[in-house]
Predicted 3D model of a 253-nucleotide RNA (Bacterial large signal recognition particle RNA). The sequence was found by an Rfam model in a public genome assembly. Its Rfam family is "Bacterial large signal recognition particle RNA". The family's RNA type in Rfam is non-coding RNA gene. A reference for the family is Rosenblad et al. (2003), "SRPDB: Signal Recognition Particle Database", Nucleic Acids Res. Rfam links the family to the GO terms signal recognition particle, plasma membrane targeting and SRP-dependent cotranslational protein targeting to membrane, signal sequence recognition.

RNA sequence: CCGUGCUCCACGGGGUGUUGCAAACUCUCGACCCGAAGCUUAGGCGGGGUGCAGAGCCUGUUGUGAGGACGUCAAUUGAACAUUAAAAUUUAAUAUAAUCGUAGAUCCCAACCGUUAUGGUGGCGUAAAAUUUCGAACCGUGUCAGGGAAGAAAUUCAGCAGCACUAAGAAAACCUUUGCGGGUGCUGUAAUUGUUGGAGUAGAAAGUAUUAAAGGAUAGUGCGAUAUUGGAGUUCGAUAGACAGUGGCACGG
Numbered sequence: 001c002c003g004u005g006c007u008c009c010a011c012g013g014g015g016u017g018u019u020g021c022a023a024a025c026u027c028u029c030g031a032c033c034c035g036a037a038g039c040u041u042a043g044g045c046g047g048g049g050u051g052c053a054g055a056g057c058c059u060g061u062u063g064u065g066a067g068g069a070c071g072u073c074a075a076u077u078g079a080a081c082a083u084u085a086a087a088a089u090u091u092a093a094u095a096u097a098a099u100c101g102u103a104g105a106u107c108c109c110a111a112c113c114g115u116u117a118u119g120g121u122g123g124c125g126u127a128a129a130a131u132u133u134c135g136a137a138c139c140g141u142g143u144c145a146g147g148g149a150a151g152a153a154a155u156u157c158a159g160c161a162g163c164a165c166u167a168a169g170a171a172a173a174c175c176u177u178u179g180c181g182g183g184u185g186c187u188g189u190a191a192u193u194g195u196u197g198g199a200g201u202a203g204a205a206a207g208u209a210u211u212a213a214a215g216g217a218u219a220g221u222g223c224g225a226u227a228u229u230g231g232a233g234u235u236c237g238a239u240a241g242a243c244a245g246u247g248g249c250a251c252g253g
Base pairs, nucleotide, nucleotide: 001253002252003251004250005249006248009051010050011049012028013027014026015025016024020039021038032048033047034046035045058245059244060243061242062241067236068235069234070233072231073230074229075228076227081222082221083220084219085218089214090213091212092211093210094209095208096207099204100203108198109197110196111195112194114192115191116190117189118188119187120186121185122184124181125180126179127178128177129176131172132171133170134169140165141164142163143162148157149156150155
C1' cells in the first nucleotide's frame, strides 16, 4: 500500500410538552422494519436489518436563520354583565260614547243544541306480544348407525351422516292481550257561545282619551371575554456554507 473479516459508531434534527426521552401536534425533509406503552440520570424499552474505520461519521469554532415560545403596543371583532329609553298587547279606575234596552237591559236560576277539555267504554287503523307450521352440511343442543382412536378384553373417547328440538328468520290464522292515534260512536264531569222559559226592575256597552300597573319587540351607553392581523423586544433554534482537529482490532499478500 492492497485484500478479507469483525467491532466502535450511525440510521435524523428543532419547537410545544416532559426531570429528560417516547407517544400527540408542529417545522425541516437526504434520515430502516416490527412490537409494547412505556423508559429513565441517561438520551427512551425489546427484537431484527443495513452501512462500517473512511470521512457526507465524530469534536470544536464561525456562519446562515426555516420555524416556534414569552410578554408588550396598535387596529378590528365584539360574548357575559350593568344601566337608560321603550312599541304592540293585557288589566283596573275615571270621562265620553256609536249601539242596544220598559215589546224588559246587566246580573241570577233552569232546560236544550253546539263547541272545548278530560275520565270510562265500544269500534276502526297501526305496532308489538302471544298461538301454529317451516327453519342450521360444517362454525346450535340432544341422541349418535357406519367408520376412526385407546385397550389383551370389557369398555371408553372424539364424532360425520341421519333423526328430534330449537335460534336468527319466513309464513298462516285474526281467537286473545298491550301500547299508540283520530275530522270515530255512546256516556260521566267541568267550562263556554247561542236559543227558550222563569225571576227581577234600569241600565249595559264596542270604541276613544287620561291615569296607574304589567309587559319588554327594539335602540343607545358603560365595561370588556374571545379571536384575527401587524410592529418592536427577549428567548429557543433545524439546515446550507467555511475553518481546524481526531481517526480501533485480527488475518493474509